[in-house]
């Protein structure tokens, strides 16, 4: 220059015959407890890296584009 792969919530992360996007830890409330921790219930939080295309519909298919990470030459 090529090839491969990865980008999803505050972090890790699931989600590939295209159909309103998961969890865990953290956070916010509340029960327990004498109090604190554990533990249990319960919320709230992501324009699914950016731009475009296909589609009635795209995290998902196609193009380019960043940034990571891996290899060839």
């Nucleotide at each position: 220059g090529c090839c491969u792969u990865g980008a999803u919530a505050g972090c890790u992360u699931a989600g590939u015959c295209g159909g309103u996007a998961u969890a865990g830890c953290g956070c916010g409330g509340g029960a327990u407890u004498c109090g604190u921790a554990a533990u249990c219930c319960u919320g709230a939080g992501a324009u699914c890296g950016c731009g475009g295309g296909u589609u009635c519909a795209a995290u998902u298919c196609c193009c380019g584009c960043u940034c990571g990470a891996g290899g060839c030459u």